The part of an RNA shown here (small-subunit ribosomal RNA, 3' major domain) has 477 nucleotides and comes from an uncultured bacterium.
Context: one part of a larger RNA
RNA sequence: UGACGGGGGCCCGCACAAGCGGUGGAGCAUGUGGUUUAAUUCGACGCAACGCGAAGAACCUUACCCGGCCUUGACAUCCUUCGAAUCCUCCCGAAAAGGAGGAGUGCCCUUCGGGGAGCGGAGUGACAGGUGCUGCAUGGCUGUCGUCAGCUCGUGUCGUGAGAUGUUGGGUUAAGUCCCGCAACGAGCGCAACCCCUAUCGUUAGUUGCGACCAUUAAGUUGAGCACUCUAGCGAGACUGCCGGUGUUAAACCGGAGGAAGGUGGGGACGACGUCAAGUCAUCAUGGCCCUUACGGUCGGGGCUACACACGUGCUACAAUGGCUGGUACAGCGUGUCGCGACCUCGCGAGGGGAAGCCAAUCACGAAAAACCAGCCUCAGUUCGGAUUGGAGUCUGCAACUCGACUCCAUGAAGUCGGAAUCGCUAGUAAUCGCGGAUCAGCACGCCGCGGUGAAUACGUUCCCGGGCCUUGCACA
Numbered sequence: 001u002g003a004c005g006g007g008g009g010c011c012c013g014c015a016c017a018a019g020c021g022g023u024g025g026a027g028c029a030u031g032u033g034g035u036u037u038a039a040u041u042c043g044a045c046g047c048a049a050c051g052c053g054a055a056g057a058a059c060c061u062u063a064c065c066c067g068g069c070c071u072u073g074a075c076a077u078c079c080u081u082c083g084a085a086u087c088c089u090c091c092c093g094a095a096a097a098g099g100a101g102g103a104g105u106g107c108c109c110u111u112c113g114g115g116g117a118g119c120g121g122a123g124u125g126a127c128a129g130g131u132g133c134u135g136c137a138u139g140g141c142u143g144u145c146g147u148c149a150g151c152u153c154g155u156g157u158c159g160u161g162a163g164a165u166g167u168u169g170g171g172u173u174a175a176g177u178c179c180c181g182c183a184a185c186g187a188g189c190g191c192a193a194c195c196c197c198u199a200u201c202g203u204u205a206g207u208u209g210c211g212a213c214c215a216u217u218a219a220g221u222u223g224a225g226c227a228c229u230c231u232a233g234c235g236a237g238a239c240u241g242c243c244g245g246u247g248u249u250a251a252a253c254c255g256g257a258g259g260a261a262g263g264u265g266g267g268g269a270c271g272a273c274g275u276c277a278a279g280u281c282a283u284c285a286u287g288g289c290c291c292u293u294a295c296g297g298u299c300g301g302g303g304c305u306a307c308a309c310a311c312g313u314g315c316u317a318c319a320a321u322g323g324c325u326g327g328u329a330c331a332g333c334g335u336g337u338c339g340c341g342a343c344c345u346c347g348c349g350a351g352g353g354g355a356a357g358c359c360a361a362u363c364a365c366g367a368a369a370a371a372c373c374a375g376c377c378u379c380a381g382u383u384c385g386g387a388u389u390g391g392a393g394u395c396u397g398c399a400a401c402u403c404g405a406c407u408c409c410a411u412g413a414a415g416u417c418g419g420a421a422u423c424g425c426u427a428g429u430a431a432u433c434g435c436g437g438a439u440c441a442g443c444a445c446g447c448c449g450c451g452g453u454g455a456a457u458a459c460g461u462u463c464c465c466g467g468g469c470c471u472u473g474c475a476c477a
Stems, first nucleotide, its partner, number of pairs: 001477002004473002007471007015461002019425005026316008034307002042053002064302007073127001077126002079123005086103004091099002107116003129291002132289003138285002140280003143276001145274001150189006156165003169180003195268004200236007209226002214223002239262001242256005318418001322377006334365003339358002343354004384415001389410007431453007
């Protein structure tokens, strides 16, 4: 000087408390451990691994296993030689890969001998190739403490020195934020602001958007219109600016006015010096080591989907604030030509057959659901709950046996609110309800977004956890 203390003081955070809803019990989905296996490829392991890499394992992917094949190789550059490329066939092979046979000539230059580009075959060696090892050799990227308020430097001063001072102190703040004081005076990286979205208004613009007024229609449908909504450009607006009080005449705090919004308005992007030899050699790059007829390459099939069990994360429930049936209303973000598909028609249905429009403020996905109205159920393992299983189908795809999703009929399991323990959340939040998207042929209870309905509670900081500043002790560095 740090780190540490079941030392002290001050202060924060859904840290506790106050509340609301969960997890832990059930079934299923998914990840992991374990076990099994020819293989169940690999990585990730307290917080900060475990719906994580994977934003999509039937083949492919795929790295794993079994089997068939290749050895200058699937891919790059160079050399020699033959042939354009390319297309077709059947044979060998369980299959594919691999092997075998046949047809067939172009382009550019030309001194008509030939040469060249491109592609294919053969040969030779230099080399290719490796998701093989080392993240404790590395770059890059990332997690984490933590959006915590800190981390430092120059000069000066003090100290023999390590260092200190500044950065401590008194107030204040979300903040090393600002003010005052001070052997310090300044400065940098952070904080804040500048950026994006959102809340109000003005203005410009008016189609594919809009509907007040005038006509018109079944319907903003059409004429006329651009008020309003909306769209998206440019501006205005919020700054403790104004008033009162408190305060040291300061910074600031409390209350008020006006205002769409008030003291950082709400949300996002943004992550200091560093810590964990944290994570990643399997995105990529890369040093070293290792393999080179194999640890490389290719194909068929299997596996990653196994299942006594254990854990994590979720979904659906256990019902009456509910279930079922019928009626009826209101979104937003988005996506669409290898696509979205209105409408008609067939089917109980998943879906099929036709087919308009739309490269989309125009057409389509599209129905929003909870809610509301009416009826049935009457507390029961039930008209709750839907697992499981049998049968029949649909769709995607070369192909759904291992191993897809969905539909219909039948079947109807556990489950009556969950031990110890434990998680999230302070407002348009929690809870609850549906919708869209990425990936994607198909496959979503996951993920990323979107809107609808919409709470309760916070006395307070004693305690638990994490953190900041000062101080003290110290047998640690």
The coordinates come from a structure-prediction model, not an experiment, and the mean pLDDT is 85.